[in-house]
Background
A computed fold for a 351-nucleotide part of an RNA from an uncultured Eubacteriales bacterium, annotated as small-subunit ribosomal RNA, central domain.

Context: one part of a larger RNA
RNA sequence: CUGGGCGUAAAGGGUGCGUAGGCGGCAGAUAAAGUCCGAUGUGAAAACCCAGGGCUCAACCAUGGGAUUGCAUUGGAAACUAACCUGCUAGAGUACAGGAGAGGGGAGCGGAAUUCCUAGUGUAGCGGUGAAAUGCGUAGAUAUUAGGAAGAACACCAGUGGCGAAGGCGGCUUUCUGGACUGAUACUGACGCUGAUGCACGAAAGCGUGGGGGAGCGAACAGGAUUAGAUACCCUGGUAGUCCACGCCGUAAACGAUGAGUGCCAGGUGUAGGGGGUAUCGACACCUUCUGUGCCGGAGCAAACGCAAUAAGCACUCCGCCUGGGGAGUACGGUCACAAGACUAAAACUC
Repeated sequence: CUGGGCGUAAAGGGUGCGUAGGCGGCAGAUAAAGUCCGAUGUGAAAACCCAGGGCUCAACCAUGGGAUUGCAUUGGAAACUAACCUGCUAGAGUACAGGAGAGGGGAGCGGAAUUCCUAGUGUAGCGGUGAAAUGCGUAGAUAUUAGGAAGAACACCAGUGGCGAAGGCGGCUUUCUGGACUGAUACUGACGCUGAUGCACGAAAGCGUGGGGGAGCGAACAGGAUUAGAUACCCUGGUAGUCCACGCCGUAAACGAUGAGUGCCAGGUGUAGGGGGUAUCGACACCUUCUGUGCCGGAGCAAACGCAAUAAGCACUCCGCCUGGGGAGUACGGUCACAAGACUAAAACUC
C1' cells in the first nucleotide's frame, strides 16, 4: 500500500458550525472532456509466449508470428459521468397558524432547612461511636420560645417524563433569545449530504485578580480512636475549594464504550407533544396519523453476549480511527498554556 475491520477483542474524533475537497433528485436540448468502436503511425533490439527448424538430445542458437494491455493523430457513437442551456417538484428551504418544553442570558422575588448573633425559659449535661475519646458546657451549653443576620441549594410535583449539538439544564415571576414539532395552503426551485485545515462550545478539578463572598460541606492539616503499624477506613475540628464577576485551562468511563446523512426491511406493548376521525351534552374512551422516547420480539446479523424500523439488518455517500503485548500516550522536536499541563508523537530493548 492493498485487504479486513472499529458496542464488549486494537479501533468513532467530547460536540457543533463550516472552508477546500469528495459525493449528489426528475425531464429535455447541445457540444463531445471522460467513456466506447474503427483506422493509421509509433511502442528499438535482446528477454517473454507460440509454431516449426539447427548443433546426436538438452541447455543454447537462428527464423516467423504473438505480446508489448501504452501514447499520438484521425473518423465515428451518445447510454452513463462531467460541462453548458432550458424546464420540473418528490430533496432542501421560506412565509402563515398553533400547542409543548429543567433549551440559553439578564433582573427581581419566595418559603423550608442549616449555622451564627441577641433576648427569654431552664439545668447538667450535650455530642459522638461497634465501644470510646478528642470536642462543646456552671463564663449556663444541649433542649425550647421570640427576634435578627448570612450564604448556598431549591423537598413534594418528579416520571422507564421533557429540553438541548454535546457538556448539560429543575422554586416562582418577568424580560431578551435559540431550536424542534404539528397543520393547511402558497412560494423559491437542487439552493443538498459529508466535511481535512479552521472557528466556536465544552462536566469536575485546577490557575489568574494584593477581586467579591464564605452558611453548610470539605482535599491538605491537627487532634481522638482502631491497629502489630494505620501517613487509611470511624470520630471531633478545619484551610484551600465549593458560590459570584471577569479571564484562562481544554481534559473525563466527555459512554449508547455504538460518527453524520439518505433509502429499504414482520409484528406486539407502553409513554410524551401535536393533528384527524367515531360516538357523546361534554369529559373519559376508542380508531388512525406525524414527531420523539422506552420495553419485548421475527427475519437478518453476530465469536458469543446480544442488536433487531432509535440496528450491531440490507445498501449508498463523506469524515475519523485500528494493525500483537510491554516500552508509551512516554522521550525528543514542535505548537499552545500564567502554571499545572494539553495536543502532535517515535525508537532502542524485551516477550
Background:
Its mean pLDDT, the model's own confidence on a scale to 100, is 88. RNAcentral holds the full RNA, with entries from Greengenes.